This is a predicted structure of an 85-nucleotide RNA (c-di-GMP-I-GGC riboswitch aptamer) from a Bacillota bacterium. It matches the Rfam family "c-di-GMP-I-GGC riboswitch aptamer". Its Rfam clan is "c-di-GMP_I riboswitch clan". The source organism's lineage runs through Bacteria, Bacillati and Bacillota.
[in-house]
């Protein structure tokens, strides 16, 4: 270095769902709560999904400009503890 033993201490984190709150929404936050993660840490860089207040549009149809998902996948950086293979 790789690797995460159906690993382990010793701790991190926090999905549905409930709740304040903040956004048009998609969603964030803060509190509960825990399905799960060896990166479930952090960057929207490449995909992919969402979401449409404004904006095109005759139009409530499409459209998609902007925002969102890192717990969709791929990469970038950065780490704690083990050494069994």
């Nucleotide at each position: 270095a790789c690797c995460g033993a159906c690993a382990a201490a010793g701790g991190g984190c926090a999905a549905a769902c409930c709740u304040a709150u903040c956004g048009a929404a998609a969603g964030g936050u803060g509190g509960g709560g825990g399905c799960g993660c060896a990166a479930a840490g952090c960057c929207g860089c490449g995909g992919g999904u969402c979401u449409a207040a404004g904006c095109c549009g005759a139009a409530g149809a499409g459209g998609g400009a902007u925002g969102a998902c890192a717990g969709c996948c791929g990469g970038g950086c950065u780490g704690c503890c083990g050494u069994a293979a």